[in-house]
RNA sequence: UUCUGAAAAAGGCACACCCGACCGAAAGGCGGGGUCGCAAAGUCUCCGGUCUAAAGGGACGGGUCAUACCCGGCUCCAGGAUGGCGGGAUUGCCAGG
Repeated sequence: UUCUGAAAAAGGCACACCCGACCGAAAGGCGGGGUCGCAAAGUCUCCGGUCUAAAGGGACGGGUCAUACCCGGCUCCAGGAUGGCGGGAUUGCCAGG
């Protein structure tokens, strides 16, 4: 330097769930508890998947003199989210080849 691995040793992270007078429209994030699991479950949205849909678009229904405006749900949509969905990039402990 590279490949393989977690058996040992030292450690690390923290699923679900619970709490929060925190952030967010939501998905979700953050902090604390917790400990299912993880050899990168360290870091990064570059590619794909998945999740959410505020704003925006579409048609419909209602109110209305009205094509304006207001209300309602339906639907499309990421610039939002997920690094513990996969790929990729990058950094790294130990052991062995």

The RNA shown here (c-di-GMP-I riboswitch aptamer) has 97 nucleotides and comes from Rhodocyclales bacterium GT-UBC. The sequence was found by an Rfam model in a public genome assembly.